[in-house]
RNA sequence: AAAGUGAAGAGUUUGAUCAUGGCUCAGAUUGAACGCUGGCGGCAUGCUUAAUACAUGCAAGUCGAACGGUAACAUGCCUUUCGGGGUGAUGACGAGUGGCGGACGGGUGAGUAAUGCAUAGGAAUCUACCCAGUAGUGGGGAAUAACUUGAGGAAACUUGAGCUAAUACCACAUAAGUCCUGUUGGGAGAAAGGGGGCCUCUGUAUGUAAGCUCUUGCUAUUGGAUGAGCCUAUGUCGGAUUAGUUAGUUGGUGGGGUAAUGGCUUACCAAGACGGCGAUCCGUAGCUGGUUUGAGAGGAUGAUCAGCCACACUGGGACUGAGACACGGCCCAGACUCCUACGGGAGGCAGCAGUAGGGAAUAUUGGACAAUGGGCGAAAGCCUGAUCCAGCAAUGCCGCGUGUGUGAAGAAGGCUUGCGGGUUGUAAAGCACUUUCAAUUGAGAAGAAAGACCAAAACUUAAUAACUUUUGGUUUUGACGUUAUCAAUAGAAGAAGCACCGGCUAACUCUGUGCCAGCAGCCGCGGUAAUACAGAGGGUGCGAGCGUUAAUCGGAAUUAUUGGGCGUAAAGCGUACGUAGGCGGUUAAGUUAGUCGGAUGUGAAAGCCCUUGGCUCAACCAGGGAUUUGCAUUCGAUACUACUUGACUAGAGUAUGGUAGAGGGAAGUGGAAUUCUAUGUGUAGCGGUGAAAUGCGUAGAUAUAUGGAAGAACACCAGUGGCGAAGGCGACUUCCUGGAUCAAUACUGACGCUCAGGUACGAAAGCGUGGGGAGCAAACAGGAUUAGAUACCCUGGUAGUCCACGCCCUAAACGAUGAGAACUAGAUGUUGGGAGAAAUUGUCUCUUAGUAUCGUAGCUAACGCGAUAAGUUCUCCGCCUGGGGAGUACGACCGCAAGGUUAAAACUCAAAUGAAUUGACGGGGGCCCGCACAAGCGGUGGAGCAUGUGGUUUAAUUCGAUGCAACGCGAAGAACCUUACCUGGCCUUGACAUCCUUGGAACUUCCCAGAAAUGGGAGGGUGUUUUCGGAAGCCAAGAGACAGGUGCUGCAUGGCUGUCGUCAGCUCGUGUCGUGAGAUGUUGGGUUAAGUCCCGCAACGAGCGCAACCCUUGUCCCUAGUUGCCAGCGAUUUAAGUCGGGAACUUUAGAGAGACUGCCGGUGAUAAACCGGAGGAAGGUGGGGAUGACGUCAAGUCAUCAUGGCCCUUACGGCCAGGGCUACACACGUGCUACAAUGGGUAGUACAGAGGGUCGCAAACCUGCAAAGGAAAGCUAAUCCCAUAAAACUACUCGUAGUCCGGAUUGGAGUCUGCAACUCGACUUCAUGAAGUUGGAAUCGCUAGUAAUCGCGAAUCAGCAUGUCGCGGUGAAUACGUUCCCGGGCCUUGUACACACCGCCCGUCACACCAUGGGAGUGGAUUGUACCAGAAGUAGGUAGUUUAACCGUAAGGAGAACGUUUACCACGGUAUGGUUCAUGACUGGGGUGAAGUCGUAACAAGGUAGCCGUAGGGGAACCUGCGGCUGGAUCACCUCCUUU
Repeated sequence: AAAGUGAAGAGUUUGAUCAUGGCUCAGAUUGAACGCUGGCGGCAUGCUUAAUACAUGCAAGUCGAACGGUAACAUGCCUUUCGGGGUGAUGACGAGUGGCGGACGGGUGAGUAAUGCAUAGGAAUCUACCCAGUAGUGGGGAAUAACUUGAGGAAACUUGAGCUAAUACCACAUAAGUCCUGUUGGGAGAAAGGGGGCCUCUGUAUGUAAGCUCUUGCUAUUGGAUGAGCCUAUGUCGGAUUAGUUAGUUGGUGGGGUAAUGGCUUACCAAGACGGCGAUCCGUAGCUGGUUUGAGAGGAUGAUCAGCCACACUGGGACUGAGACACGGCCCAGACUCCUACGGGAGGCAGCAGUAGGGAAUAUUGGACAAUGGGCGAAAGCCUGAUCCAGCAAUGCCGCGUGUGUGAAGAAGGCUUGCGGGUUGUAAAGCACUUUCAAUUGAGAAGAAAGACCAAAACUUAAUAACUUUUGGUUUUGACGUUAUCAAUAGAAGAAGCACCGGCUAACUCUGUGCCAGCAGCCGCGGUAAUACAGAGGGUGCGAGCGUUAAUCGGAAUUAUUGGGCGUAAAGCGUACGUAGGCGGUUAAGUUAGUCGGAUGUGAAAGCCCUUGGCUCAACCAGGGAUUUGCAUUCGAUACUACUUGACUAGAGUAUGGUAGAGGGAAGUGGAAUUCUAUGUGUAGCGGUGAAAUGCGUAGAUAUAUGGAAGAACACCAGUGGCGAAGGCGACUUCCUGGAUCAAUACUGACGCUCAGGUACGAAAGCGUGGGGAGCAAACAGGAUUAGAUACCCUGGUAGUCCACGCCCUAAACGAUGAGAACUAGAUGUUGGGAGAAAUUGUCUCUUAGUAUCGUAGCUAACGCGAUAAGUUCUCCGCCUGGGGAGUACGACCGCAAGGUUAAAACUCAAAUGAAUUGACGGGGGCCCGCACAAGCGGUGGAGCAUGUGGUUUAAUUCGAUGCAACGCGAAGAACCUUACCUGGCCUUGACAUCCUUGGAACUUCCCAGAAAUGGGAGGGUGUUUUCGGAAGCCAAGAGACAGGUGCUGCAUGGCUGUCGUCAGCUCGUGUCGUGAGAUGUUGGGUUAAGUCCCGCAACGAGCGCAACCCUUGUCCCUAGUUGCCAGCGAUUUAAGUCGGGAACUUUAGAGAGACUGCCGGUGAUAAACCGGAGGAAGGUGGGGAUGACGUCAAGUCAUCAUGGCCCUUACGGCCAGGGCUACACACGUGCUACAAUGGGUAGUACAGAGGGUCGCAAACCUGCAAAGGAAAGCUAAUCCCAUAAAACUACUCGUAGUCCGGAUUGGAGUCUGCAACUCGACUUCAUGAAGUUGGAAUCGCUAGUAAUCGCGAAUCAGCAUGUCGCGGUGAAUACGUUCCCGGGCCUUGUACACACCGCCCGUCACACCAUGGGAGUGGAUUGUACCAGAAGUAGGUAGUUUAACCGUAAGGAGAACGUUUACCACGGUAUGGUUCAUGACUGGGGUGAAGUCGUAACAAGGUAGCCGUAGGGGAACCUGCGGCUGGAUCACCUCCUUU
C1' cells in the first nucleotide's frame, strides 16, 4: 500500500436551417467459417448441422481366503512299451454354483414452461459398503448347476434321466433390543461360515480333534455419516387474433397401496377447485454457477469446467437389488439392419477411436495404467478409451524470432516530372559485428509416494506365533521421452504477409477503361482528363497473421426504473357515469406488515477483483483475501406508509332563499314566405345565362288582386352573447324535468379523485316498418360548355330531407390540447349573481362564477402558449416508437345490410415528417414604370422581283447561326481566286517554321509535252563581306527530328459577343436581433428618370451600379486667317472673290463663357421635391452618342485568333483543272418596286451635308440616242475631281382606264471590268408589257426635327448593292388615361416548387418481376371426443395340470409353479371434429421497374378552395348530395384589442 477509477461521437432528408425520426459506421467479443499468407514454443480449445445410420476394435469386472472341482499351462512325484500315461499334490485356473460390483465413472440435450431448475425452509421416510454401541452366531434338512448320459435343432439354444458342494435354499431353537396387538398381557421374526497360528489344559497318542487365540465374515438392533425419496414458499420465455378450464376434478369418511405423506388408488358423500396478480390452450426452450457486452442499470447467452435434471433405436412393462423401472440387463410391440438349411434367430457408439451421410465447418481406428481416482480382492494383483500423455488444426490467448551497427557516388532499376528535378532511400550494395529460435552432436533434472523383503520395537495374546502399527536397512516401479534444461559446432546463414488510401477514417499520384467493365458498410463513384473501377509506383494500419462473412452487446436516451414523449412532427379514447385496481385531508393512541439497524445461518467449488508465490517473462497455475448487492431466522427502532380504535372540519355533500339561460321531453298556437289551386284584370312573352338553349306560354303564361289548401323552416332581436358532458340547442304559450351559480346560516363527518373491463348518450349520411311530402335535392333525363365533359353552368327531377317506433355508432366527433387538485405579474372587454361608494337617470370600487383579447416570468424545434397554460408540481387513465404495405388480410365479436371494433406479416425504400428561412412561381393582392396598351401615322401579311433560311434535289449543292436574343446573320460584296465541298490528275520532310550535311550566287530568258500542276531541255548571270580559314542572305538536293489539318469536342477552355437591360438594382464591414438558415441596413412616409434625394428608424458607414466627368450638337466671346470668306475701299470683266486688299460677317479649329431648380410665387412636414413664372440661344438629365453593376441563359463562337485532350500522317496534309456553294413541286423571314392624279410624263428654275480620290478621282473638249469611248488639264486635296442633289417650285399634258399606272418576263443589238461573263456579272438601247386596282387571320415600327418622304456619299470592291453604315432636304398626327395584353421593379401573401410552373404530381390501362390474401380441393403433422382391439407385464379370481424342504394317524393339507380368466394398458384400427404446415386451376388487391397509353385530381384562389364522415354515380384520376372542419386565398362589412 488492497479488493466500486467510471460515461466521447460521426455520415445521411434540405437551396440552406433547426427539430423530429429512421438507416449506417467507428468498439469489444466468438467452440466460428471462408480468402490470401504462414518460422518456433507454451497454455487452452475442437460435430453448434442428422437424438441420422453404423463396419471393426476396445470401454466392467473381480474374488480359489464362499463352493463342487480341474478344460488349458507350468512344477513336483509315480509310472512307462520312452510315443506317452497317472496323480488337484503345488503354482494357478477355463466353464459352472455363490458373493460384491455392472444404479458409479463416461456420453448427449431429444423431451420438459414444471413430476424441472435456483434460493430459503419443512416432516411422514429409506440408506449396501463405512464408523461407533449393544446382543448373538445353536442344531438340522431338502435340492440344484457343473459333470455323466439320451434326444431335438442349420444355428441360437432347448429338453429327459442320473450324481454332487457351498457364505446358494428351507424349516426348527433362542430373542437383549425391534415390530404387531385387544397394552400388568399376548403374539411374530435371525444367523454362515472362511483364513492364520498354538498345543497350556482334555481326548486320541506325536500329529491332530475338542479347545484356545488372532483375524475376516454373518444375524438382530440402536445411533452416526453419506446418498436418495417426498412436501411448501418465492423466482423462472413469447402469444388474449388462446377467456373460460376441470369429473378423480376439489374436499371428507372407510378400504387398499407405498420406504414414506398424499385422490397415489377404490367405494360412498358433498359440489367444489383454478382463472384478468392471466387459468386453459398454442409456440419455443434443459436449468444454474457462470460467459459476453455495458459507466451502471440492463441486454444477449448457457461450448469447454462445476452442481442438478432428463434420455439411451421408438413406445410400453416389470424383475432383481440397499439403490434401476437399469446406455454396453430382461420381456413385449414397432421401424430398420444382419444371419438362415425358411422352420427360426441376432443387434442397438447421445462410451473412446473410426466410417458413411448432412453441412460453411470441427481431430488419431495412437501410448500407458508411471501418476490421480474407481470396482473386486485379506493381499499380491487384475480390470479401467475414467484419467494421464502423445498425434492433427494459427481455432483462440501469450511469448520469441525473421538480424545489429555503419554506409551518399544520395548507385542502378522502378515511378513521376513544370525536364531543372523529385521519390523509392541508409533502403540496397559494401564494411564491421552478433547467433536467440530452427539444425547437428553430447550431457541431463523433477514428476516415486507406495509396495515387496529383512531387522527391531509396540499393540494383542497363555505365547517370543500370526495380524496390525512404528522405525531402520535392502530392492523394485516413468506412458510422456530423442522430455524440460545446459553445453559445443557452423553460418546472416532457414524464417513476412494481409488489408486499406473520396468523406466518415490514418494514408495520393500516373496509366488503362469510358454509365462499359466494375466498386459499394452508408452517402455514393463510372457517360474521354475517375485520389471511388483495374494495374502500377508511393503511402497508411496491423503483423504470423491480415481481411471478409455470420452472430451478440454497445453506441441507441431508438421501449426511456436510472433515462423519452403525445397543440402542429408518431401519439388524448367522440363524451359522460361507474366496478375492480391505483392514489388520498387534520389529529390521538395502539400494532409493527412495509421501512431502517445489529447479530446468526446460508449464499458449493471454480470464475471476476485484490494480493503473494511458481514456471526466465507472459498466457497459465497455486496460496490467502475481498466479493457474492440475495434468502431465511432472530433481536431492536417507530418518523413516514399501512392496519385497528377514537375524534375534527378546511375536501365532498345536504338543507333554506334568490337568479340567469336557444338545457331536455310533451301538447297546443302564430305570422311572413315558397308552391299548388279557384276566380278576376291583362297580353305576348316569361324564365335562364358569361352568352345561350332545353323548359313554360295564345288551350292565355309571366305579372297583378282576392279566397282556399298543404308541408317545412322560424327574418329582425343576434352579440368571439347564453345553456348543455359531448353530439348539440333559436317563433310563442302551457305542463313535466335535469344541471349551474350567488348570499347567509345550519347539518353529515373524508362520504374523495381517477378509472382497465362494463353501461349510457352520440352530427350527417344510411337501413327496417308505417305515415307525410311545400321547398330543396344524390341518382336520372334534357340543354349548354368542351378536343372529350360520365363535371363545374342551366331546365326538370326520384330516394332522402319531416313525423313515430326500432337499428347503425362513425366525422377535421377539433381547442387537432384526457380528468381532478394546488401554486405562479398585470391590463382591457363582456355575461350572471352579490356587496359597497356616490346617489339625479349617466357612474365608480370590490368580490364570485363563466367567456374573450393582449401580455410578464417561464416553457417551446419554432410557430406560439401564457391563471381557461403548452408555466411549476402531485394523482390516475388512454395512447406513440421510421415511411409505405395498412387501419389492410386472416380470425373473433357486433350489425338486417352498408359496415364497425380489435388488428398483423411477407415484401420494399433511405428516407417520410414538423416549424421557420431565402428565392422562384400564382389564371393572389397593393404601388410604379416602359411605343406595353390606348390615341395616332406609316407598314408587313395579298402581287412581281431581290435576298436569307427550312425542305427537297445533287457527285457536291462546304460549314456555322435556330423563340424573343437564327433567317439582307458570320459574308464591308462565291464567274477563276476566295473555297473550307465534289470529280479527275499529281506530291510525300512536304505550300510554310527551326536544326544538320552537300552543292550552287541569287536571279532571269526561251523551247517541247500536258487541262494545268508538273516533267524534259537550251541559254544569260557569277553578286556582298572577310583576319582569306570562312561568314551572312538566297536557291537546289538528301536524312530525320518534325511540319500540316476550316478534322472532333464552345458540355474541357481563354478571349470576344448577344440577352434580360441603360432595368435600378447587387453587395460588404462593424453593430444589433434570432439556437440557426438568416434578418436588420436595402423596410416605412414622401419624392425621383434613378437604392435620386429628404424625413423617420438598431442601426452606423462603405463599395460596384445611377448621376456627373468624355465626344458631338445648339448661343456668345477671345485668338488665328489659307486652299475658306467678301461688309467697306480700289481694279477687271459685267459671268464670276477673278485680282489688289480686308479680318467685319459666314466659316474653319483652338481656348473660354453659359444652366445651377440659381431667382420669384404657390403646394408640401418649415424637408426633399413638384407646379407656375421671369430672365435666357437653351430650363429642369437641353437633344444625340460613348459608357452595360452582381449575375442569368453549360446562350453563341475550337471556321477570326489562342488553347487542353483526342484523331489523321504516301493523308482528314499539299498542288492543279473543271464543277458546286447560283439547283427548285414548296414553306417562312427581311426588303425593293408598285397598284397611281398629294400621281405619271415633258420642259424650265433653285437650295445641301457628309464623304472619297495617285495601282486613284478625272474636269473642259470631241464621238455615240445611251451605257461608254477617245484624248487630256488639274489634284497626294477647305485649292482639282467624283458632283447635275432629289423631292420642292413654275408651266404643259394625261382624266380613273389594267391606263401615258406598273414594270416583271422574254427577244434582238451593244458597253464596261476582267486570263475568262456558258453554267454565273453590272449597265445601255430597241421591242415585249405579266401579276398587281391598297391586301384574311394575324402582326411590326414610331412621341419631334421624330414618323413619313426625298435624294447624296462611303466601306467591301477588277467588276457586281433593292443590303449595311453614314449625310443632309421637306416635315406631320396623337398621348383621355393605366381597366386590359406583354415585359420589368418594390412590398406583401400562399406554396407539396428549389433542374425553381417548360415545376411538382394522381389514378386506371398495357408489359416484366417479387412477396402475399381468397380458392373447388389435395397431401402431411399434431390433438380432442366416441368406440373397437388388447402383446408383454403386474394385481385379483380360479383347483384344469404339476409339485423337493413344512405339517400330517400318510388319505391329504398349507404353499408354490404352469394354465385359464378379469381389471389396467402400449402399438394398431374405425368414425367425427379442432389446430397447423405445404401445395392448387383460377382470382383479388399490393410493391418495384430512364424515357408506353388516357386524362390532369392535388400543391398558387391549382383555375369549381381543399379536406373529414357517409351515400349514390362514373374509363380513370374523380363528380354530386347531406352534415362538419380551417389545416382556405382575396375583398367588403360587423365585433373586439392596441395606440392616440

Small-subunit ribosomal RNA from Candidatus Parabeggiatoa sp. HSG14, 1540 nucleotides, folded computationally. Rfam family: Bacterial small subunit ribosomal RNA.